[in-house]
Overview:
A computed fold for a 95-nucleotide RNA from a soil metagenome, annotated as Glycine riboswitch aptamer. Rfam family: Glycine riboswitch aptamer. Rfam links the family to the GO term glycine biosynthetic process. The model forms 90% of the base pairs in the Rfam consensus.
RNA sequence: CCUCUGGAAAGCCGGGCGGCACGCUGCCGCCCGCACCGACGGAGUAAGGACGCCGGGACACCCGGGUCCGAAUCUCUCAGGUUCCCGGACAGAGG
Numbered sequence: 001c002c003u004c005u006g007g008a009a010a011g012c013c014g015g016g017c018g019g020c021a022c023g024c025u026g027c028c029g030c031c032c033g034c035a036c037c038g039a040c041g042g043a044g045u046a047a048g049g050a051c052g053c054c055g056g057g058a059c060a061c062c063c064g065g066g067u068c069c070g071a072a073u074c075u076c077u078c079a080g081g082u083u084c085c086c087g088g089a090c091a092g093a094g095g
Base pairs, nucleotide, nucleotide: 001095002094003093004092005091006090011034013033014032015031016030017029018028019027020026035082036081037080041078042076043075044074048069049068050067051066053065054064055063056062057061
């Protein structure tokens, strides 16, 4: 990297437009609104580390500050998602 398998959460919400169906108020797509979820992706970050940076000290080191690096299943919810299907971090088997 490839194949197969398992795989959570949250509205089958309201309104508008279009399409399909038409013994029945349904289904699908898009837009707007409010409410939610976190496990495509993205963002933030602890310990620790770095610094020809700033200040102090008993001064090839220590203390405080600042900047940068630094993990996630934590946090944010931009993106994505909220009946089923699809997708899906991650895990197992085989190659």